Context: one part of a larger RNA
RNA sequence: UUGGGCGUAAAGAGUUCGUAGGUUGUUAAGUGUGUUUAGUGUUAAAUAUUAAAGCUUAACUUUUCUUAAGCAUUAAAAACUACUUAACUUGAAUAUGGUAGAGGCAAAGGGAAUUCCCAGUGUAGCGGUGAAAUGCAUAGAUAUUGGGAAGAACACCAGUGGCGAAAGCGCUUUGCUAGGUUAAAUAUUGACACUGAGGAACGAAAGCUAAGGGAGCAAAUAAGAUUAGAUACCUUAGUAGUCUUAGCAGUAAAUGUUGGAUAUUAAGUGGUGCUUUUGUACUGCUGUAGUUAACGCGUUAAAUAUCCCGCCUGGGAAGUAUGCUUGCAAAAGUGAAACUC
Numbered sequence: 001u002u003g004g005g006c007g008u009a010a011a012g013a014g015u016u017c018g019u020a021g022g023u024u025g026u027u028a029a030g031u032g033u034g035u036u037u038a039g040u041g042u043u044a045a046a047u048a049u050u051a052a053a054g055c056u057u058a059a060c061u062u063u064u065c066u067u068a069a070g071c072a073u074u075a076a077a078a079a080c081u082a083c084u085u086a087a088c089u090u091g092a093a094u095a096u097g098g099u100a101g102a103g104g105c106a107a108a109g110g111g112a113a114u115u116c117c118c119a120g121u122g123u124a125g126c127g128g129u130g131a132a133a134u135g136c137a138u139a140g141a142u143a144u145u146g147g148g149a150a151g152a153a154c155a156c157c158a159g160u161g162g163c164g165a166a167a168g169c170g171c172u173u174u175g176c177u178a179g180g181u182u183a184a185a186u187a188u189u190g191a192c193a194c195u196g197a198g199g200a201a202c203g204a205a206a207g208c209u210a211a212g213g214g215a216g217c218a219a220a221u222a223a224g225a226u227u228a229g230a231u232a233c234c235u236u237a238g239u240a241g242u243c244u245u246a247g248c249a250g251u252a253a254a255u256g257u258u259g260g261a262u263a264u265u266a267a268g269u270g271g272u273g274c275u276u277u278u279g280u281a282c283u284g285c286u287g288u289a290g291u292u293a294a295c296g297c298g299u300u301a302a303a304u305a306u307c308c309c310g311c312c313u314g315g316g317a318a319g320u321a322u323g324c325u326u327g328c329a330a331a332a333g334u335g336a337a338a339c340u341c
Base pairs, nucleotide, nucleotide: 004312005311006310007295008294012309014202015201016200017199021195022194023193025088026087027086028085029084030083031082034080035077036076037075038074039073040072041071042070043069048066051063052062053061054060091192092189093188094187095186096183097182098181099180103177104176105175106174107173108172109171110154114150115149116148117147118146119145120144121143125136126135162169163168207248208247209246210245211244212243216242217241221237222236223235224234259308260307261306262305263304264303267286268285269284270283271282272281273280274279290297291296314341315340316339323334324333325332326331
């Protein structure tokens, strides 16, 4: 448990697709499902309600009156709703011609830097810090020149710039592939739409399994410092990991902390596409009306309305226990109560 809410107070699922369901453009005709009106029947008595009467009054008893509303059935109405039939083009989709883009997958190539190896020059330091030390170095380091190898990441361009459903995507070229957007007095279909319980797919980082790879960085770990101590911050090393392939996992402050769709509602000013128009699609800022507890939001709404889904109901205990499902595991999903304030 409603005539309430969900940016920040509790509350929008990480995202998309989509089944059932819910909701749903315009016109005409029909039917009469819902709907509306009228009639009939029924809803026992007692109780209740209204007005009286009777016991001395009251309680009590008796008589009388009473609407709704439900169900069934009959008759009618046809605006809305539903269904059937026939059409329409504005919603939606497709075709045609352009066009922007780090959208995705795969292959090939490139230069700078880093580390290591080999060789030359060269000599005593290098490195590091707040200061040091551990460390490296006369078995020739650091520095510098030439050659080679490896792995990872792609400076400048770079931009509240772009693309993608989100996660995310940035060197160059090629191949394959998906979506967007725009133009026309264009053509086609003719409501094919919106949302979406369950369900399916995708889903950063860390983590797990197997096989590779391993330059740099770096949990763990070791050592040096610091310190009263220092299982840290700083330093020197350094293994998992970070990378690739095939799987698993399914979570994040997965954030715009703002679910999706449609319509309407002042202006001004940047940027990115397509078009040249007075347009259209996106991305920012200021701001009117309005709204908000305030902050703020404000045609990219948190305004005004409609439809559908998800979620919230004092703080803690607790995202815990238990059960179930999933998983190799780690864990994930679902998810209480006692008690306490």
Notes: Predicted 3D model of a 341-nucleotide part of an RNA (small-subunit ribosomal RNA, central domain) from Trachelomonas sp. Yeonhwaji091109F. Its Rfam family is "Bacterial small subunit ribosomal RNA". The RNAcentral record of the full RNA draws on ENA and SILVA. Its mean pLDDT, the model's own confidence on a scale to 100, is 87.